Notes
The part of an RNA shown here (small-subunit ribosomal RNA, 3' major domain) has 476 nucleotides and comes from an uncultured prokaryote. The RNAcentral record of the full RNA draws on ENA. Its Rfam family is "Bacterial small subunit ribosomal RNA". Gene Ontology terms of the family: ribosome and structural constituent of ribosome. The coordinates come from a structure-prediction model, not an experiment, and the mean pLDDT is 82.

Context: one part of a larger RNA
RNA sequence: UGACGGGGGCCUGCACAAGCGGUGGAGCAUGUGGUUUAAUUCGAUGCAACGCGAAGAACCUUACCUGGGCUUGACAUGUACUUGAAAGGCAUAGAGAUAUGUCCCCUCUUCGGAGCAGGUACACAGGUGCUGCAUGGCUGUCGUCAGCUCGUGUCGUGAGAUGUUGGGUUAAGUCCCGCAACGAGCGCAACCCUCGCCCUUAGUUGCCAUCAGGUUAUGCUGGGCACUCUAGGGGGACCGCCGGUGUUAAACCGGAGGAAGGUGGGGAUGACGUCAAGUCCUCAUGGCCUUUAUGUCCAGGGCUACACACGUGCUACAAUGGCUGGUAUAAAGGGUUGCAAGACCGCGAGGUGGAGCUAAUCCCAAAAAGCCAGUCUCAGUUGGAAUUGCAGUCUGAAACUCGACUGCAUGAACUUGGAAUCGCUAGUAAUCGCGGAUCAGCAUGCCGCGGUGAAUAUGUUCCCAGGCCUUGUACA
Numbered sequence: 001u002g003a004c005g006g007g008g009g010c011c012u013g014c015a016c017a018a019g020c021g022g023u024g025g026a027g028c029a030u031g032u033g034g035u036u037u038a039a040u041u042c043g044a045u046g047c048a049a050c051g052c053g054a055a056g057a058a059c060c061u062u063a064c065c066u067g068g069g070c071u072u073g074a075c076a077u078g079u080a081c082u083u084g085a086a087a088g089g090c091a092u093a094g095a096g097a098u099a100u101g102u103c104c105c106c107u108c109u110u111c112g113g114a115g116c117a118g119g120u121a122c123a124c125a126g127g128u129g130c131u132g133c134a135u136g137g138c139u140g141u142c143g144u145c146a147g148c149u150c151g152u153g154u155c156g157u158g159a160g161a162u163g164u165u166g167g168g169u170u171a172a173g174u175c176c177c178g179c180a181a182c183g184a185g186c187g188c189a190a191c192c193c194u195c196g197c198c199c200u201u202a203g204u205u206g207c208c209a210u211c212a213g214g215u216u217a218u219g220c221u222g223g224g225c226a227c228u229c230u231a232g233g234g235g236g237a238c239c240g241c242c243g244g245u246g247u248u249a250a251a252c253c254g255g256a257g258g259a260a261g262g263u264g265g266g267g268a269u270g271a272c273g274u275c276a277a278g279u280c281c282u283c284a285u286g287g288c289c290u291u292u293a294u295g296u297c298c299a300g301g302g303c304u305a306c307a308c309a310c311g312u313g314c315u316a317c318a319a320u321g322g323c324u325g326g327u328a329u330a331a332a333g334g335g336u337u338g339c340a341a342g343a344c345c346g347c348g349a350g351g352u353g354g355a356g357c358u359a360a361u362c363c364c365a366a367a368a369a370g371c372c373a374g375u376c377u378c379a380g381u382u383g384g385a386a387u388u389g390c391a392g393u394c395u396g397a398a399a400c401u402c403g404a405c406u407g408c409a410u411g412a413a414c415u416u417g418g419a420a421u422c423g424c425u426a427g428u429a430a431u432c433g434c435g436g437a438u439c440a441g442c443a444u445g446c447c448g449c450g451g452u453g454a455a456u457a458u459g460u461u462c463c464c465a466g467g468c469c470u471u472g473u474a475c476a
Base pairs, nucleotide, nucleotide: 001476002475003473004472005471007470008469009468010467011466012465013464015460016459019424020423021422022421023420026315027314028313029312030311031310032309033308034306035305042053043052064301065300066299067298068297069296070295073124077123078122079121080120081119082118083117084116088103089102090101091100092099093098106115107114108113126290127289129288130287131286135284136283137279138278139277140275142273147186148185149184150183151182152181153162154161155160166177167176168175192267193266194265195264197235198234199233200232201231202230203229206225207224208223211222212221213220238261241255242254243253244252245251317417321376322375323374324373325372326371327370333364334363335362338357339356343352344351345350383414388409389408390407391406392405393404394403430452431451432450433449434448435447436446
């Protein structure tokens, strides 16, 4: 100087407390461990692995296993020799890769050759093989915590200290005052995006107040750009004003005005560093290993197994509910290899057909909870849907292993969950639906969007994590 303490002081945080809803019990989905297996590919392992890499394993993917093939190779460059085709179509054999046959059959040229392609030989290719403890890059975490340092000066023999400590204050090493310090840098804040108010510019595909026309009805038409909205530009909030407290400071408390008040809400933004944290399977790369195989092509299988254990979720256990009928109101997205209306067929999944749309125009599209009626009357039930049987639909060469969905039948566990444990402070929790990426098909996951919309916070004694000062130390 640090680190540590079941030392002290001050402070902060959904850390506790106060509340609301869960997990842990059930069924299922999904990931992991274990076990099994020819293989169940590999990685991730306290917080910070476990709906994680994987924004989507039937084949492919695919790295694993079994079997069948190839060896300058599936892919790249070069040299030498050689050939003129190669690719593609068809037929046969085969599980296919592939092999054979057949059809087709090079271009330019100054005739030296050049281009392109095949074959042979050689340099080499190849490796999701090992090492993340050889590395780059990227990422997680402490933590959006308020810290981490430097120059000069001063003090100390020196390590080092000072500054950065102290008194206040702040979300903040934020600011003020003091001070052997004076300044500065990386962080904080601000500058950026978005939401909330107003003005302005613009007015179609958006809108409809006024005028006119028309319809069973609809901005449907003329017309208009007021309003809504869209998307460009600007204004607006700064403790600016008033009162109080404070050291005349920084600042804090209250008030006015205001759409918004003290960082207005949310996002992006992650200092010096820590964990030899994670990744050699994104990529790049040193070294090592492999080279008729640890490379590469193919078929089938596996990654989907199942006495069990754990994590994360979905659905429930019901009456604040289930079912049936009627009825209202979003936002944000996606769409030409696509989204697909009206119509018709089917109980339905869906099918036939195809208007319109390269989209503020058309479509996906029905929002759902809600509200209004009816019914059920406390039951393992009209709760709950697992499981199973049969019959189907769709995608796709192909749904056996192993897809999703529909109809009929079946109707299991489950009556609120032990010890323990998680999230959340406001448009939040809870609850309700909608969209997107991936994607032929497949979503309870992920990423977004809006609808309805709470309770509680007296406080910091305690648990956990962190910051500053101080103290002890047989620790470095």